[in-house]
Context: one part of a larger RNA
RNA sequence: UUGGGCGUAAAGGGCGCGUAGGCGGCUGAUUAAGUCUGGAGUGGAAGUCCUAUUUUCAAGGUAGGAAUUGCUUUGGAAACUGAUCAGCUUGAGUGCAGGAGAGGUUAUCGGAAUUCCUGGUGUAGCGGUGAAAUGCGUAGAGAUCGGGAGGAACACCAGUGGCGAAGGCGGGUAACUGGACUGCAACUGACGCUGAGGCGCGAAAGUGUGGGGAGCAAACAGGAUUAUAUACCCUGGUAGUCCACGCUGUAAACGAUGAAUACUAGGUGUGGGAGGACUGACCCCUUCCGUGCCGCAGUUAACACAAUAAGUAUUCCACCUGGGGAGUACGACCGCAAGGUUGAAACUC
Numbered sequence: 001u002u003g004g005g006c007g008u009a010a011a012g013g014g015c016g017c018g019u020a021g022g023c024g025g026c027u028g029a030u031u032a033a034g035u036c037u038g039g040a041g042u043g044g045a046a047g048u049c050c051u052a053u054u055u056u057c058a059a060g061g062u063a064g065g066a067a068u069u070g071c072u073u074u075g076g077a078a079a080c081u082g083a084u085c086a087g088c089u090u091g092a093g094u095g096c097a098g099g100a101g102a103g104g105u106u107a108u109c110g111g112a113a114u115u116c117c118u119g120g121u122g123u124a125g126c127g128g129u130g131a132a133a134u135g136c137g138u139a140g141a142g143a144u145c146g147g148g149a150g151g152a153a154c155a156c157c158a159g160u161g162g163c164g165a166a167g168g169c170g171g172g173u174a175a176c177u178g179g180a181c182u183g184c185a186a187c188u189g190a191c192g193c194u195g196a197g198g199c200g201c202g203a204a205a206g207u208g209u210g211g212g213g214a215g216c217a218a219a220c221a222g223g224a225u226u227a228u229a230u231a232c233c234c235u236g237g238u239a240g241u242c243c244a245c246g247c248u249g250u251a252a253a254c255g256a257u258g259a260a261u262a263c264u265a266g267g268u269g270u271g272g273g274a275g276g277a278c279u280g281a282c283c284c285c286u287u288c289c290g291u292g293c294c295g296c297a298g299u300u301a302a303c304a305c306a307a308u309a310a311g312u313a314u315u316c317c318a319c320c321u322g323g324g325g326a327g328u329a330c331g332a333c334c335g336c337a338a339g340g341u342u343g344a345a346a347c348u349c
Base pairs, nucleotide, nucleotide: 004320005319007303008302012317014201015200016199017198021194022193023192025088026087027086028085029084030083031082033081034080035077036076037075038074039073040072041071042070048066049065050064051063052062053061054060091191092188093187094186095184096183097182098181103177104176105175106174107173108172109171110154115149116148117147118146119145120144121143125136126135162169163168206247207246208245209244210243211242215241216240220236221235222234223233258316259315260314261313262312263311266294267293268292269291270290271289272288273287274286275285276284298305299304322349323348324347331342332341333340334339
């Protein structure tokens, strides 16, 4: 390479947008590039293969045929693919009418709690632990009642509930703004799917500049524990955690399951719509979209998956090919750095 794979054995890109490319709905007409079919030319000879003949046999020799899978040219076919033209509405999009939502950004407001400051009451302890000690306190702590400051996070509601492409999003209000869903079927008329490169987004930690700093808390200090204790426990405590603007670009970025479309028994919860029935918001029936559980066929090495598939098929992309060496070295690109991306070999089992 061929082939086979990718939930857990090696293997789905962290997630979008999208270029090239690949693939692509229904009807009719034309064309004839692909495709199919016939003719002609060429495809050197020898060799190879087959048949006949020959050296009394054989190797060998001689003759004929096949093959030479290809190329050029010419006649024809028109189902499929392509191309051109004309049309269609079910894919896709627009419009109109609705309701749902922690989707995003900005501004502003709120209450509970912790800490600190200040004042009153009040007196000897508080705190902490398995037990203690370090620590705080007669310069009046802790407790309790007023007043004030400041920062961060938003109890209950809260739900295998909702929204978002993923990361993620949770107090209230306002402004701006993205997407999805349902119903109607008015409009466009295949405008679609995927997507190498590319561009953008991307938790936490980290990093640059300037702010902020209540609580928590790497590092660090002290007290314990212990044979030791560079830990677990305790008392403190700085970066950081927060904000603005940049950088970084990684995670068990997980459903360890790429995206899209179609089809394939049921049952039962729950969220958002629509229709029917009904006196009726309920219950019930039908239907669309989401989110869970159970389960048949089928699949699977098993576990399990099972209309939210890991079933049955198609299209496109990413990736895998024994363990270690190693996500290392070298080179290149990116980064302020930390480092990231790409990514071997010797050797060894």
Predicted 3D model of a 349-nucleotide part of an RNA (small-subunit ribosomal RNA, central domain) from an uncultured bacterium. Model confidence (mean pLDDT): 88 of 100.